[in-house]
RNA sequence: AUGGGUAUGUGUAACUGGCGAUAACGUAGAAGACUACGAGGGAGCACAUAUAGGAUAUAGCCGUUCGCCUGGGCAAAGUAU
Numbered sequence: 001a002u003g004g005g006u007a008u009g010u011g012u013a014a015c016u017g018g019c020g021a022u023a024a025c026g027u028a029g030a031a032g033a034c035u036a037c038g039a040g041g042g043a044g045c046a047c048a049u050a051u052a053g054g055a056u057a058u059a060g061c062c063g064u065u066c067g068c069c070u071g072g073g074c075a076a077a078g079u080a081u
Base pairs, nucleotide, nucleotide: 005051006050007049008048009047010046011045012044015041016040017069018068019067020066021065025038026037027036028035029034039064060074061073062072
């Protein structure tokens, strides 16, 4: 110095379901866990600025109060084109 980490700011942003309980998304439609609109969340990605004690350790993050389920997205690793 660069990369990575952390913090802040800006932009962008997938995903946001069903049943039951409950004060705890709303409306309309369809039927299978979806569609549309509204509100509320939101990881991640990119850029900019700033920044630093070490070790253990791999088992990650995101969508309305809780439980049981269903289905996705992102990150990481590998392979193929």

The prediction has a mean pLDDT of 76. A computed fold for an 81-nucleotide RNA from Paenibacillus foliorum, annotated as ZMP/ZTP riboswitch aptamer (pfl RNA motif). Rfam family: ZMP/ZTP riboswitch aptamer (pfl RNA motif). Gene Ontology terms of the family: one-carbon metabolic process and regulation of purine nucleotide biosynthetic process. The literature on the family includes a 2015 paper in Structure by Ren et al., "Global RNA Fold and Molecular Recognition for a pfl Riboswitch Bound to ZMP, a Master Regulator of One-Carbon Metabolism".